The prediction has a mean pLDDT of 83. A computed fold for a 72-nucleotide RNA from a Candidatus Sungiibacteriota bacterium, annotated as transfer RNA.
RNA sequence: GCGCGUGUAGCUCAAUGGCAGAGCACCUCACUGAUAAUGAGGGGGUAGAAGGUCCGAUUCCUUCCACGCGCA
Numbered sequence: 001g002c003g004c005g006u007g008u009a010g011c012u013c014a015a016u017g018g019c020a021g022a023g024c025a026c027c028u029c030a031c032u033g034a035u036a037a038u039g040a041g042g043g044g045g046u047a048g049a050a051g052g053u054c055c056g057a058u059u060c061c062u063u064c065c066a067c068g069c070g071c072a
Base pairs, nucleotide, nucleotide: 001071002070003069004068005067006066007065010024011023012022013021018055026042027041028040029039030038048064049063050062051061052060
């Protein structure tokens, strides 16, 4: 340099052209002598950036950025 893939919550990852979710983590409460475990509840995401298509984009298209793999 060329090709392919990935980018979504603090972390690991889903899902879908029509309200963005789970597990863990975090906070509060219950329980306990106190922790842990367990139970109940709660907060948290401009969806890597910009643009385009569409009534509507996290999803489709283009460019760019970061990372990974392959080729040279």
Rfam family: tRNA. About the family: Transfer RNA (tRNA) molecules are approximately 80 nucleotides in length. Its family is annotated with triplet codon-amino acid adaptor activity in the Gene Ontology. Rfam classes the family as a transfer RNA.